[in-house]
About this RNA
The RNA shown here (c-di-AMP riboswitch aptamer (ydaO/yuaA leader)) has 126 nucleotides and comes from an Acidobacteriota bacterium. Rfam family: c-di-AMP riboswitch aptamer (ydaO/yuaA leader). From the family's description: This family represents a conserved RNA structure found upstream of the ydaO and yuaA genes in Bacillus subtilis and related genes in other bacteria. It was read from a public genome assembly, where an Rfam model found it. Model confidence (mean pLDDT): 82 of 100.

């Protein structure tokens, strides 16, 4: 010097996926799902199954793919441009909204860049 592994620590990002206390198992707090009455909708649908988290739904295509809906992009929000993304998983015959009531999750994966410009508003400074 250089590769490789293993720990800490750091700035931001998608995303509901944090915090506090404990800590042997766990709990609060608070932020998301779903089921679940009366009204109300629907008068139809029940293998041409349904349905659910998610932004990831449609359309064209023989496929490869392409187009848009949409989503995401470093204080918030609108406008405008660029790049990216536009997936995957689940329940299993069965579920409309929907108080009270029941339940479950709090992962995962990234990161030298768009720290873009324009107007507001906020914050810091002075």
């Nucleotide at each position: 010097a250089a590769u490789a592994u293993a720990g800490c620590u750091u700035u931001g990002c998608u995303g509901a996926a944090c915090u506090u206390c404990a800590u042997a198992c766990g709990a609060a707090g608070g932020c998301g799902g779903g089921g679940g009455a009366u009204c109300c909708a629907g008068g139809u649908u029940u293998u041409u199954g349904g349905g659910g988290c998610g932004a990831a739904g449609u359309c064209c295509g023989u496929g490869a793919g392409g187009a848009c809906a949409g989503a995401g992009u470093a204080c918030u929000u609108u406008c405008a441009a660029g790049c990216u993304c536009g997936a995957g998983c689940c329940c299993g015959u069965c579920a409309g909204c929907u108080a009270a009531c029941c339940u479950c999750g709090c992962a995962a994966g990234c990161u030298u860049a768009u720290u873009u410009g324009a107007a507001a508003g906020c914050c810091a400074c002075c």